[in-house]
The RNA shown here (transfer RNA) has 72 nucleotides and comes from Capsicum annuum. The sequence is in RNAcentral, with records from Rfam. The coordinates come from a structure-prediction model, not an experiment, and the mean pLDDT is 81.
């Protein structure tokens, strides 16, 4: 230096242009003799940074920045 995948809750990953979402974790009751379990609320995000297209962009286009994996 070039191609190619990835950057989304505290981790683990959805999320095919129209109000960002499970799982797990936090916190509170509930249940039990207690503790795990179990069951209800609840709490969490300016979608990696900038710019561009759009009436609207996690999402499409560009540049950059980080991690992996390839060539020379």
């Nucleotide at each position: 230096u070039c191609c190619u995948c990835a950057g989304u809750a505290a981790c683990u990953c959805a999320g095919u242009g129209g109000u960002a979402g499970a799982g797990c974790g936090g916190u509170u009751g509930g249940c039990u003799a207690u503790u795990a379990a179990c069951c209800a609320a609840u709490u969490g995000g300016c979608c990696g940074u900038a710019g561009g297209u759009u009436c609207a962009a996690a999402u499409c286009c560009u540049a950059c920045u980080u991690a992996g994996g390839g060539a020379g």